[in-house]
About this RNA:
Predicted 3D model of a 519-nucleotide part of an RNA (small-subunit ribosomal RNA, 5' domain) from a Solirubrobacteraceae bacterium.

Context: one part of a larger RNA
RNA sequence: GGACGAACGCUGGCGGCGUGCUUAACACAUGCAAGUGGAGCGACGAACCGGGGCUUGCCCCGGGGCAGAGCCGCGAACGGGUGAGUAACACGUGGGUUACCUACCCCGAUGACCGGGACAACCCGAGGAAACUCGGGCUAAUACCGGAUGUGGUCUUCGGACGAAAGGAAGCUUCGGCCUCCGCAUCGGGAUGGGCCCGCGGCGCAUUAGCUUGUUGGUGGGGUAACGGCCUACCAAGGCGACGAUGCGUAGCUGGUCUGAGAGGACGAUCAGCCACACUGGGACUGAGACACGGCCCAGACUCCUACGGGAGGCAGCAGUGGGGAAUCUUGCGCAAUGCGCGAAAGCGUGACGCAGCAACGCCGCGUGGGGGAAGAAGGCCUUCGGGUUGUAAACCUCUUUCAGUUGGGACGAAGCCUCGUCGGUUAAUAGCCGACCGAGGUGACGGUACCUUCAGAAGAAGCCCCGGCUAACUACGUGCCAGCAGCCGCGGUAAUACGUAGGGGGCAAGCGUUGUCC
Numbered sequence: 001g002g003a004c005g006a007a008c009g010c011u012g013g014c015g016g017c018g019u020g021c022u023u024a025a026c027a028c029a030u031g032c033a034a035g036u037g038g039a040g041c042g043a044c045g046a047a048c049c050g051g052g053g054c055u056u057g058c059c060c061c062g063g064g065g066c067a068g069a070g071c072c073g074c075g076a077a078c079g080g081g082u083g084a085g086u087a088a089c090a091c092g093u094g095g096g097u098u099a100c101c102u103a104c105c106c107c108g109a110u111g112a113c114c115g116g117g118a119c120a121a122c123c124c125g126a127g128g129a130a131a132c133u134c135g136g137g138c139u140a141a142u143a144c145c146g147g148a149u150g151u152g153g154u155c156u157u158c159g160g161a162c163g164a165a166a167g168g169a170a171g172c173u174u175c176g177g178c179c180u181c182c183g184c185a186u187c188g189g190g191a192u193g194g195g196c197c198c199g200c201g202g203c204g205c206a207u208u209a210g211c212u213u214g215u216u217g218g219u220g221g222g223g224u225a226a227c228g229g230c231c232u233a234c235c236a237a238g239g240c241g242a243c244g245a246u247g248c249g250u251a252g253c254u255g256g257u258c259u260g261a262g263a264g265g266a267c268g269a270u271c272a273g274c275c276a277c278a279c280u281g282g283g284a285c286u287g288a289g290a291c292a293c294g295g296c297c298c299a300g301a302c303u304c305c306u307a308c309g310g311g312a313g314g315c316a317g318c319a320g321u322g323g324g325g326a327a328u329c330u331u332g333c334g335c336a337a338u339g340c341g342c343g344a345a346a347g348c349g350u351g352a353c354g355c356a357g358c359a360a361c362g363c364c365g366c367g368u369g370g371g372g373g374a375a376g377a378a379g380g381c382c383u384u385c386g387g388g389u390u391g392u393a394a395a396c397c398u399c400u401u402u403c404a405g406u407u408g409g410g411a412c413g414a415a416g417c418c419u420c421g422u423c424g425g426u427u428a429a430u431a432g433c434c435g436a437c438c439g440a441g442g443u444g445a446c447g448g449u450a451c452c453u454u455c456a457g458a459a460g461a462a463g464c465c466c467c468g469g470c471u472a473a474c475u476a477c478g479u480g481c482c483a484g485c486a487g488c489c490g491c492g493g494u495a496a497u498a499c500g501u502a503g504g505g506g507g508c509a510a511g512c513g514u515u516g517u518c519c
């Protein structure tokens, strides 16, 4: 000198864009953060419509289908947070997998036949303070099970054996069915995402020198999607190490960031990739995928409820609270956009995200006025008492009005999507699907914001540090080794340019200094 997720002191006008618990991976009140599908299923059934009965405002039947609960499917393994642990194939980079998996998506091939029995919901009953649980009965399915078939698939002693499925919606119909779309099953391929293995690379201590028994290898077996001491039995006695094993300490890694001419050094906030974790420890279940932050089970600590028998909970999601700390924000608005989940779609959900709020925390931009104005006013300070300086500075004259204030208008972001209408293609079809354009209508949290405009008046807007040398800027008074200053050298003991105040000056400026850390 530069830099910062900064803090502290004094000061503080506006805007844009960013950033904001670095400490206690400390404990958490409250609300929200993952749902969705009725075009898979049964039941219940509000408006409303039609029919009937009548005692005339009710009842019955049919259609219709809101909302909540249940079965079932998909999602919940993504997105979001944190950096505790980890010195490791965790990460980076380059490879291997003839040792592997991959839901949804795309392409291709083939199929979807015949049957069966349940369980929720519901009804009845029982227990419990509650959480909830138990018994009996009825029922549907794209839930579950059996048989058949076998393009292809797996195993094979090459004879053979094993092994699948589900329907739904719209339209037409001569009621037999046909057709389109969405699904279902098996196999092959792709795409995407992952698992595993290997070479190389990136840290401190040798005042850590020896370490190791599933240890190193083999055989048989088990296990996994898959290789493997991954596990197990037996056999052998190996394996690693001054090219630093083992131990201890520290630490998430990287793209990058800061600095530097570079080489290098330091760091790893925000953003992006990977990893690890989810009160602490352990475990599996479901599933294509988890050993699963807002799932389950066990143990522990803690908190809460209790009728004392027993139960409930997990903010390192977004806000917010207490605590710790030098120190770090709103219990806001919206799904309009982007993206994700579900759905045929309409749509629903989304503290992801888009915005707004707070903070000079940072960077950038703008303003606090421009021109004229010497009787060089008054006042202040200094003085050799002549004067000098503050100083064109002010007053005064004139001009302008950015920003803030006021008046009126007022967006882009909506590409698209949705509804209706028209047309074209496909088709038997005026279903459906695809497309077009035109036409109409609807859809914005931010926001009456940006921007434009009217009006008024210099009007509302400057501080901080320094002035002995380094280092740019000097005098007076006070003080008298006191009070104090100080980055280093050093100042202060009666004329202090070094302390304090004032005048003057220098530097930077909505900031200026100080402290801390890195180069």
Stems, first nucleotide, its partner, number of pairs: 001519004006515005013366006019359002021324001026322003030319003035074003040071002048063007081277003091201007100194002105190007113147004122137006153162003167182003171178002203249003210240003215237008252274004256267004279300005302313004330356001332355003338352001339350004369399004379390004403460001405455001408452002413446001416443006422436005463508005468489003474503005484491002